[in-house]
């Protein structure tokens, strides 16, 4: 340089073009306990960036940026 893959909560992962973007672990608050842990209840928290298509984009298209892979 070429080719294709990936980018979503703090972490690991979901989400036929239409749900309030969901789950687990973690964090915080509460109940319980002499205290802690465990258990139970609750709360907060995310779509890499810019355009385009569409009534509607996490999803499709284009260009960037980043990561790792194959290859010359």
């Nucleotide at each position: 340089g070429g080719c294709g893959c990936c980018g979503u909560a703090g972490u690991u992962c979901a989400a036929c073009g239409g749900a309030u973007a969901g789950a687990a672990c973690g964090a915080c608050c509460g109940u319980u306990u002499c205290c802690u842990a465990a258990a139970c209840g609750g709360u907060a928290g995310a779509u890499c960036c810019g355009g385009g298509u569409u009534c509607g984009a996490u999803u499709c298209c284009c260009g960037g940026c980043g990561g790792g892979g194959c290859u010359a």

RNAcentral holds the sequence, with entries from ENA and MGnify. Predicted 3D model of a 72-nucleotide RNA (transfer RNA) from a Bacteroidia bacterium. It matches the Rfam family "tRNA". Rfam classes the family as a transfer RNA. Lineage of the source: Bacteria > Pseudomonadati > Bacteroidota > Bacteroidia. Model confidence (mean pLDDT): 80 of 100.